[in-house]
Molecule: TPP riboswitch aptamer (THI element)
Organism: Dehalococcoidia bacterium
RNA sequence: GCAUGCCGCUGGGGGGGCCGCAAGGCUGAGAUCCCGUCGUAGGGACCACCCCAGGAACCUGACCCCGGUAAUGCGGGCGUAGGGAAGCGGUGUGGGACGCAG
Numbered sequence: 001g002c003a004u005g006c007c008g009c010u011g012g013g014g015g016g017g018c019c020g021c022a023a024g025g026c027u028g029a030g031a032u033c034c035c036g037u038c039g040u041a042g043g044g045a046c047c048a049c050c051c052c053a054g055g056a057a058c059c060u061g062a063c064c065c066c067g068g069u070a071a072u073g074c075g076g077g078c079g080u081a082g083g084g085a086a087g088c089g090g091u092g093u094g095g096g097a098c099g100c101a102g
Stems, first nucleotide, its partner, number of pairs: 002094009011052004016046001017026003032045004058083003064077004
């Protein structure tokens, strides 16, 4: 130099749903806030949380299909589909090459 376990730093990518007047309830790792609208659309911020290529974090297909629920990506399918955001340091382990010494 190469591969890899663990830890850390910096940077980056994400979602933020459903029911309800409210309180609160459901799923989840996570369900926030502001502007805007009659309501959508659209724009912005963000503690926490998740994910960063061995990439189901997340998006698209999708106002999809089957089942279930008070309701909802709630469960499953679609899915070996198409996209999707990384560098550095510390420490340990393993292998290889070359040089030097014995």